A computed fold for a 351-nucleotide part of an RNA from a Dehalococcoidales bacterium, annotated as small-subunit ribosomal RNA, central domain. Its mean pLDDT, the model's own confidence on a scale to 100, is 89.
Context: one part of a larger RNA
RNA sequence: UUGGGCGUAAAGAGCACGUAGGCGGGUAGCCAAGUCAGGUGUGAAAACCUCAGGCUUAACCUGAGGACUGCACUUGAUACUGGCUGGCUAGAGUCUAGUAGAGGAGAGUGGAAUUCCUGGUGUAGCGGUGAAAUGCGCAGAUAUCAGGAAGAACACCGGUGGCGAAGGCGGCUCUCUGGGCUAAGACUGACGCUGAGGUGCGAAAGCUAGGGGAGCAAACAGGAUUAGAUACCCUGGUAGUCCUAGCUGUAAACGAUGGGCACUAGGUGUAGGGGGUUAUCGACUCCCUCUGUGCCGUAGUUAACGCAUUAAGUGCCCCGCCUGGGGAGUACGGCCGCAAGGCUAAAACUC
Numbered sequence: 001u002u003g004g005g006c007g008u009a010a011a012g013a014g015c016a017c018g019u020a021g022g023c024g025g026g027u028a029g030c031c032a033a034g035u036c037a038g039g040u041g042u043g044a045a046a047a048c049c050u051c052a053g054g055c056u057u058a059a060c061c062u063g064a065g066g067a068c069u070g071c072a073c074u075u076g077a078u079a080c081u082g083g084c085u086g087g088c089u090a091g092a093g094u095c096u097a098g099u100a101g102a103g104g105a106g107a108g109u110g111g112a113a114u115u116c117c118u119g120g121u122g123u124a125g126c127g128g129u130g131a132a133a134u135g136c137g138c139a140g141a142u143a144u145c146a147g148g149a150a151g152a153a154c155a156c157c158g159g160u161g162g163c164g165a166a167g168g169c170g171g172c173u174c175u176c177u178g179g180g181c182u183a184a185g186a187c188u189g190a191c192g193c194u195g196a197g198g199u200g201c202g203a204a205a206g207c208u209a210g211g212g213g214a215g216c217a218a219a220c221a222g223g224a225u226u227a228g229a230u231a232c233c234c235u236g237g238u239a240g241u242c243c244u245a246g247c248u249g250u251a252a253a254c255g256a257u258g259g260g261c262a263c264u265a266g267g268u269g270u271a272g273g274g275g276g277u278u279a280u281c282g283a284c285u286c287c288c289u290c291u292g293u294g295c296c297g298u299a300g301u302u303a304a305c306g307c308a309u310u311a312a313g314u315g316c317c318c319c320g321c322c323u324g325g326g327g328a329g330u331a332c333g334g335c336c337g338c339a340a341g342g343c344u345a346a347a348a349c350u351c
Base pairs, nucleotide, nucleotide: 004322005321006320007305008304012319014201015200016199017198021194022193023192025088027086028085029084030083031082033081034080035077036076037075038074039073040072041071042070048066049065050064051063052062053061054060091191092188093187094186095185096183097182098181099180103177104176105175106174107173108172109171110154114150115149116148117147118146119145120144121143125136126135162169163168206247207246208245209244210243211242215241216240220236221235222234223233258318259317260316261315262314263313266296267295268294269293270292271291272290273289274288275287276286300307301306324351325350326349333344334343335342336341
């Protein structure tokens, strides 16, 4: 390099935007760069292949031809690719009217619960467990009633329901704001797909500074258990969890399944929109259609499990990644980070 792969065996980047690049709808004309055909020149000799000849054969040597798949120039061809020009609307996009939604940011606000504080009632226990004990309580706890304070999370609705590129998003109201879907037309006229580098977003934990701190709770302390118990269980409890500004950039960041387009049996549910079924409106039922999301299943596919119009089927385009186990996602170097560490990434050796 050809070739083979990436759901679970090694392998899809956490996700998006986008530069270069790669690839790209239908039509007419022109050009002729790629492409194809002819010609000319060149492609040293030896080697190689074929034929013939010479050493007794062979190796070897000699001769002739071929080949040297290439390059340059030139004459043509124009289907395809490419370039230029014109025009097209099926891709893509814009406009109009609707529409569903925990999509995002900010501000405000509500009730339940928990804990604490104050006061009332009230008396000896409470709490906890497999059983206990530590702990709390006669300085009046637990229970109960009233009032107050604080922080955090939003029961029911709630749904293999919805929205978002992913991470993720759930009380209510307002303001600002992104995207999707549907319907019928009008408009732009290939404006598209992917995307090395790059840039941005990115759970939890962690870090810096300042707030906040109810509950929970790494660390820690004590009580149990146990042979031991640096655990599981219990009583406490600090970082943290929350907010603001910044950093970190990782996860079983999972559908363990990159993105786009097209094609390929059905059945059944669900969510959003549109249309039809009646004289009309509303409701029910049923039917059609677009978009999303589940289950079952044919062909096909798969090592099997399974996947199966939301493909892991059939094709095309682009990117990423894999190449025996360990050593090792480590060392060294570089880049990034306040640090923790992250990204890139070997080898010896060994089986």